Background:
This is a predicted structure of a 76-nucleotide RNA (c-di-GMP-I riboswitch aptamer) from a Nitrospirota bacterium.

RNA sequence: UCCCGAUAAGGCCAAACCCUCCGUGAGGAGGGGGCGGAAAGCGGCGGGUCUUCAGAAAGAUGGCCGAGCUGCCGAA
Numbered sequence: 001u002c003c004c005g006a007u008a009a010g011g012c013c014a015a016a017c018c019c020u021c022c023g024u025g026a027g028g029a030g031g032g033g034g035c036g037g038a039a040a041g042c043g044g045c046g047g048g049u050c051u052u053c054a055g056a057a058a059g060a061u062g063g064c065c066g067a068g069c070u071g072c073c074g075a076a
Stems, first nucleotide, its partner, number of pairs: 004074002012037002017032006035063001041069002045066003048061005
């Protein structure tokens, strides 16, 4: 350094649910909240799921998975 990930240290993020706003919708933003998370940091590249639509198509989800880029700490 890599792999790896501890009842370690210091911090970080924030599910459901509630309130306000945005969106036809999936959902998103802010506040409360805290189930969880070692990439729950980033980007829809591949797959999955979901939404709109008669369809073509357009979208949502990175807290579904894979791959990619980046990153804190250091016991075994």
About this RNA:
The organism belongs to Nitrospirota, within Bacteria. Rfam family: c-di-GMP-I riboswitch aptamer. Rfam links the family to the GO term cyclic-di-GMP binding. Rfam describes the family as follows. GEMM was predicted in a large-scale screen for bacterial structured RNA regulatory elements. The model forms 94% of the base pairs in the Rfam consensus. The sequence was found by an Rfam model in a public genome assembly.